Background:
This is a predicted structure of a 127-nucleotide RNA (SAM riboswitch aptamer (S box leader)) from a Balneolaceae bacterium. Its mean pLDDT, the model's own confidence on a scale to 100, is 79. The sequence was found by an Rfam model in a public genome assembly. Rfam family: SAM riboswitch aptamer (S box leader). Its family is annotated with regulation of gene expression in the Gene Ontology. The model forms 88% of the base pairs in the Rfam consensus.
[in-house]
RNA sequence: CUCUUAUCACGAAAGGUGGAGGGACAGGCCCUGCGAAACCUUAGCAACCACCCCGAUGAAUAUUCGGGGGAUUAGGUGCUAAAUCCUGCCCGAUCUUGUUUUCUAACAGAUCCGGGAAAGAUGAGAC
Numbered sequence: 001c002u003c004u005u006a007u008c009a010c011g012a013a014a015g016g017u018g019g020a021g022g023g024a025c026a027g028g029c030c031c032u033g034c035g036a037a038a039c040c041u042u043a044g045c046a047a048c049c050a051c052c053c054c055g056a057u058g059a060a061u062a063u064u065c066g067g068g069g070g071a072u073u074a075g076g077u078g079c080u081a082a083a084u085c086c087u088g089c090c091c092g093a094u095c096u097u098g099u100u101u102u103c104u105a106a107c108a109g110a111u112c113c114g115g116g117a118a119a120g121a122u123g124a125g126a127c
Stems, first nucleotide, its partner, number of pairs: 002126007013042005021031003025088004043080003048076002050073001051069006084119001089116004093111003097108004
C1' cells in the first nucleotide's frame, strides 16, 4: 500500500519549542499572531486490543463465536474546537422557496429531517 471487519451525535488541555498556517479532498462554514502546523513534556478522555467473568463450541485451561465488567495495569494503540464541522451519490419526508405548467404535478433549491451508500479516520486481523 491492499483486503476483511467493528466503531464514528458522548467524552477529554495545560506548559515548552516553533512562527503561519490548519480543519483528508471539492464547495461551504469555521479555527488561527489573544499564536496555525509540527515536535517535546505532563495531564486527561475513552474502552478497540490486552486483562477479568459468564455462556456456546469442544476431550480441553486449546480454538472459535457471543455477552458482560471495571479503569486496577508505570500494558499496546487511539483521541482531547465545531456530529467524521456541514454538504457531496441514491431513496424517502417536509417547505413563508424558485422555474415550467395541460393547475396537477415535474424539475430545481432549502431543511442539526430520516434511511442507505461512497469517501475518510481509528482499532483488530490477513497478505